[in-house]
Context: one part of a larger RNA
RNA sequence: GGACGAACGCUGGCGGCGUGCUUAACACAUGCAAGUCGAACGGUGAACCCUCCUCGGAGGGGGAUCAGUGGCGAACGGGUGAGUAACACGUGAGCAACCUGCCCCUGGCUCUGGGACAACCACUGGAAACGGUGGCUAAUACCGGAUACGACCCACCUCGGCAUCGGGUGUGGGUGGAAAGUUUUUCGGCUGGGGAUGGGCUCGCGGCCUAUCAGCUUGUUGGUGGGGUGAUGGCCCACCAAGGCGACGACGGGUAGCCGGCCUGAGAGGGCGACCGGCCACACUGGGACUGAGACACGGCCCAGACUCCUACGGGAGGCAGCAGUGGGGAAUAUUGCACAAUGGGCGAAAGCCUGAUGCAGCGACGCCGCGUGAGGGAUGACGGCCUUCGGGUUGUAAACCUCUUUCAGCUCCGAAGAAGCGCAAGUGACGGUAGGAGCAGAAGAAGCACCGGCUAACUACGUGCCAGCAGCCGCGGUAAUACGUAGGGUGCAAGCGUUGUCC
Repeated sequence: GGACGAACGCUGGCGGCGUGCUUAACACAUGCAAGUCGAACGGUGAACCCUCCUCGGAGGGGGAUCAGUGGCGAACGGGUGAGUAACACGUGAGCAACCUGCCCCUGGCUCUGGGACAACCACUGGAAACGGUGGCUAAUACCGGAUACGACCCACCUCGGCAUCGGGUGUGGGUGGAAAGUUUUUCGGCUGGGGAUGGGCUCGCGGCCUAUCAGCUUGUUGGUGGGGUGAUGGCCCACCAAGGCGACGACGGGUAGCCGGCCUGAGAGGGCGACCGGCCACACUGGGACUGAGACACGGCCCAGACUCCUACGGGAGGCAGCAGUGGGGAAUAUUGCACAAUGGGCGAAAGCCUGAUGCAGCGACGCCGCGUGAGGGAUGACGGCCUUCGGGUUGUAAACCUCUUUCAGCUCCGAAGAAGCGCAAGUGACGGUAGGAGCAGAAGAAGCACCGGCUAACUACGUGCCAGCAGCCGCGGUAAUACGUAGGGUGCAAGCGUUGUCC
């Protein structure tokens, strides 16, 4: 000198764009943050309409609503950085050892039966949470049977490769599967092949400190056989062998999420990993599996633990490192806001519903950038202040005064784009009466902070008297202090200026 997710002191006019718990991965009141589909299904059936009516009502239509069965989603999106020195990450390869819902292309099929369980009804337990028993019922829920080129396994043929092996065709044997709803089109279901996307696994290389850690290791290292997995593997197990790693730093200890990048620097390098993007890990702590294409699952389940809450003492409920917000910690970090209008996501044929993702608004000079606090003229160099050699000097064209201008703020009127789209149409913007435009009034509402001994730009007076104090280094202060305090003046920056901390 530069930089910062900064803090502190003094000061503070406006706007745009960013950015804001670095500390206690401390504990959390309250609200919201994941639902949707009636074009899968049985019920419940409001408004309203039609018919009959002995007016009380009955029948039919209609479908709002409600929970349930079922499907898809809930594994995304959002948060955090605790753990992790590891194939976690980066980069480059490999899988002849793998999976992939929804999506795209392509081939074939969609036949025939059955029995249940919720909802509901009856009875019933419990304070509650939540149940129990019996009975009825539907389906794209569940279970059989038939078919099956192809799929999987075995044998044969052929082609190929990179060791295990891979591809193709034909024959024979065995295994297992289809579901309807709406109908105008359609949307679907099952089984193959291919693609795309997403993932899983393996390997080479690379990136912290410590030797005041020198030896480490028994599933350890390898083999055979098996189990397990979507898949290789000591991943797991039995048996066998005695290996494997290490001064090119094993093992141990400390620290730490990694990267794209960011800061600095001429570069080499050094430091950092906040915001944004990619990957990983975690979700009160520890463990476990279930469902599923995908989880060992933040707002799912089970067990144990700590903590908090409810209780009729028998028993139950909870998990903000989602968005706000509270307490606490701290030098320190925001609103319990608006909207789904846009972008994106889930469901749905669609209308649409949901979306604290997101878009916006609010707060903070926290940062960067821009603008303003007026412009021109004006000497009898006014008054006042300060200094003085008492002549004057300086503040100083500064003010007054004259002539102008009106950015920004203020007031009045007008007033968007973002809307491509969706919807038959009407219509549809949170931001927002915002941005912007036109007009009105008046210099009117808007300047501070640090420094002035040298380094380093800027000097006098008074007070103080090694006191009070200053200080980044050298050093000032003990009666003439340009170094302390105040004043006048000056210098430097400026809505900021200084100080502190950290890095180069």
The part of an RNA shown here (small-subunit ribosomal RNA, 5' domain) has 504 nucleotides and comes from Kineococcus vitellinus.
The prediction has a mean pLDDT of 85.